[in-house]
């Protein structure tokens, strides 16, 4: 320098172009003498930045930024 791939709540992760899923962690309640476990409820994500296409973009296109891989 070229090519491929990834970027989503604290962490991990899903989502044929149709107003973001689950797990874990956190908070509260139930249970218990108490803790753990279990059950129920809740808060938490303008989706790496920007532009474009579209009625509509996490999803498609382009330019950047960052991680990983391959080639030179």
């Nucleotide at each position: 320098g070229g090519c491929c791939u990834c970027g989503u709540g604290g962490u991990c992760u899903a989502a044929c172009g149709g107003u973001a899923u689950g797990a874990u962690g956190c908070c509260g309640c139930u249970c218990u003498c108490a803790c753990u476990c279990a059950g129920c409820g809740g808060a938490g994500g303008u989706a790496c930045g920007g532009a474009g296409u579209u009625c509509g973009a996490c999803u498609c296109u382009c330019c950047g930024c960052g991680g990983g891989g391959c080639c030179a």